[in-house]
């Protein structure tokens, strides 16, 4: 330096839930908390996909749409013990 994708010693991250603030919602941010991750690090107009619809549109009891969201859906993209 390459390769490797694990049966993870150390360490790491944190699901549902509660509780508090933000938001028009989806969400998201801290506190407890661990369902689970070898990338559950990062990237979100400029790959698929998914959630929501405040404004807009429309044939308007409703429907469409993202300029708002999700990276723990794929996916991009850097890393990693041990091993070769």
């Nucleotide at each position: 330096a390459a390769a490797g994708a694990g049966g993870a010693u150390g360490a790491g991250c944190a699901u549902a839930a509660c509780u508090g603030c933000c938001u028009a919602a989806a969400g998201g941010c801290a506190g407890u908390g661990a369902c689970g991750c070898a990338a559950a690090g990062c990237u979100a107009c400029a790959g698929g996909g998914c959630c929501u619809a405040a404004g807009c549109c429309u044939u308007a009891c409703a429907g469409g749409u993202a300029u708002g969201g999700c990276a723990g859906c794929c996916a991009g993209u850097u890393g990693c013990a041990a091993u070769u």
Annotation
A computed fold for an 84-nucleotide RNA from Anaerocolumna xylanovorans DSM 12503, annotated as c-di-GMP-I riboswitch aptamer. The coordinates come from a structure-prediction model, not an experiment, and the mean pLDDT is 78. Lineage of the source: Bacteria > Bacillati > Bacillota > Lachnospiraceae > Anaerocolumna xylanovorans. RNAcentral records the identical sequence in 2 taxa.